[in-house]
Context: one part of a larger RNA
RNA sequence: CUGGGCGUAAAGGGAGCGCAGGCGGACUGGUGUGUCAGGCGUGAAAUCCCGGGGCUCAACCCCGGGGCUGCGCCCGAAACUACCAGUCUAGAGACUUGGAGGGGUGAGCGGAAUUCUUGGUGGAGCAGUGAAAUGCGCAGAUAUCAGGAGGAACACCGAUGGCGAAGGCACUGCUCUGGGCCGAAACUGACGCUGAGGAGCGAAAGCGUGGGUAGCAAACAGGAUUAGAUACCCUGGUAGUCCACGCCGUAAACGGUGGGCACUAGGUGUGGGUUCCAACCAACGGAAUCCGCGCCGUCGCUAACGCAUUAAGUGCCCCGCCUGGGGAGUACGGCCGCAAGGUUAAAACUC
Numbered sequence: 001c002u003g004g005g006c007g008u009a010a011a012g013g014g015a016g017c018g019c020a021g022g023c024g025g026a027c028u029g030g031u032g033u034g035u036c037a038g039g040c041g042u043g044a045a046a047u048c049c050c051g052g053g054g055c056u057c058a059a060c061c062c063c064g065g066g067g068c069u070g071c072g073c074c075c076g077a078a079a080c081u082a083c084c085a086g087u088c089u090a091g092a093g094a095c096u097u098g099g100a101g102g103g104g105u106g107a108g109c110g111g112a113a114u115u116c117u118u119g120g121u122g123g124a125g126c127a128g129u130g131a132a133a134u135g136c137g138c139a140g141a142u143a144u145c146a147g148g149a150g151g152a153a154c155a156c157c158g159a160u161g162g163c164g165a166a167g168g169c170a171c172u173g174c175u176c177u178g179g180g181c182c183g184a185a186a187c188u189g190a191c192g193c194u195g196a197g198g199a200g201c202g203a204a205a206g207c208g209u210g211g212g213u214a215g216c217a218a219a220c221a222g223g224a225u226u227a228g229a230u231a232c233c234c235u236g237g238u239a240g241u242c243c244a245c246g247c248c249g250u251a252a253a254c255g256g257u258g259g260g261c262a263c264u265a266g267g268u269g270u271g272g273g274u275u276c277c278a279a280c281c282a283a284c285g286g287a288a289u290c291c292g293c294g295c296c297g298u299c300g301c302u303a304a305c306g307c308a309u310u311a312a313g314u315g316c317c318c319c320g321c322c323u324g325g326g327g328a329g330u331a332c333g334g335c336c337g338c339a340a341g342g343u344u345a346a347a348a349c350u351c
Base pairs, nucleotide, nucleotide: 003323004322005321006320007305008304012319014201017198021194022193023192025088026087027086028085029084030083031082034080035077036076038074039073040072041071042070048066049065050064051063052062053061054060091191092188093187096183098181103177104176106174108172110154115149116148117147118146119145120144121143125136126135162169163168206247207246208245209244210243211242215241216240220236221235222234223233258318259317260316261315262314263313266296267295268294269293270292271291272290273289274288275287276286277285300307301306324351325350326349333344334343335342336341
């Protein structure tokens, strides 16, 4: 390389959009691009294969045949592929009806709690631990009552639950707004799938400018513990955590499982629709069906574990990735970044 693979052995891109490219539903007619059949020409010699011969054999050499899987031209075939023309509705989309949702944005609002603060009551401790100490307190703390300030997060409901492409999303009313689902079917008529590059999104931490800072808390300080203790425990405490704008672009970004379509036993629970039955005042109950989220399980698959209509089963299309361990996700170079660093990505050497 041909291959074989990617849940856990090396390997799915963090995730969606999308240009090029690759692939692409049903029917009819045409052309004859690929494809196929026949013929002609060419495919030098040597090499290669087969047969025969010559050096005592062989290598080697000579003769004959085959082959040289290719290319061009001519004449045909028309199923598939391609192209052209026409048509269709099962894919896709649009319209309309209904309804669920922590989906997103912006500006508001609410209560509990912590802290601080003012005043009252009160008068010796509080806090903390395995035990203590540092710390706070007669300048009146802790406790308790009333008032005030401010920031951050939203107990119960809450779920094995919902929404979102992923990251993620939860007090509450409003504003603007995205997506999915069910039903109905008069519309468009293949408009589709995937997607190298690309541009946008992307937890936490971190960075820049400005603001904010109640609680928590890297760093730091002190107290303990200890042989030591640059820790675990305790008392404090600054960045940060919060907001606005701009960067960063990573993660055990995990279902460790890329996306799409089709097919392949069931059982049970749950979220959202629709239809029917029973009931009829309704709640509620049962059946069917579509979409989602779980559990169990057959065939099949798997090294096993396990997966099993939400596949890791059976097929097709497209992308990404792997190829022994270490060196190393490193060096160098390129690109990006304010920096931190990110991304692309080796080799020597070694086992």